[in-house]
Molecule: TPP riboswitch aptamer (THI element)
Organism: Flexivirga meconopsidis
RNA sequence: GACUGAACCCGCGGGAGCCCGGAACGGACUGGGCUGAGAGGGCGACUGCCGUCGCCGACCGCUUGCACCUGAUCCGGGUAAAGCCGGCGUAGGAAGGGAUGGCCCGAUGACA
Numbered sequence: 001g002a003c004u005g006a007a008c009c010c011g012c013g014g015g016a017g018c019c020c021g022g023a024a025c026g027g028a029c030u031g032g033g034c035u036g037a038g039a040g041g042g043c044g045a046c047u048g049c050c051g052u053c054g055c056c057g058a059c060c061g062c063u064u065g066c067a068c069c070u071g072a073u074c075c076g077g078g079u080a081a082a083g084c085c086g087g088c089g090u091a092g093g094a095a096g097g098g099a100u101g102g103c104c105c106g107a108u109g110a111c112a
Base pairs, nucleotide, nucleotide: 001104003102004101008098009097010096011062012061013060014059017034018033019032020031021030022029027049041056042055043054044053045052046051068093069092070091074087075086076085077084
C1' cells in the first nucleotide's frame, strides 16, 4: 500500500396493507382475523375528518443492494379481502464510512 468474512463503533435508507366488529359525539379510543421480519409501541402536533404528520422505539436493509420505490388504478392465478402468490424482473432507481484483525504485495533494517 491492495483486498477483506463475521462481530464492533458511528452513521444512513425503508415500509406499515387487507377484512370484520365494539365504544363514542365526541374522538383520534378499542377487540379480532389474513399475509409478513415488521401491518403502528411511546410522546407530541394538526385537522378540511374517522385520519394525517413529526420525533423516538421495534423490524428489515445499506452497492456481492430478494429493504424499499417506480412502472402500477399493470398482467395471470387465487381470496372474505389484499403486492396473498406468480409474472413483469438479469427492468429503471435505491441507503456506508471508520478502527481493529486476517491475508497478500513492496520497501528498509538486523541476524543466520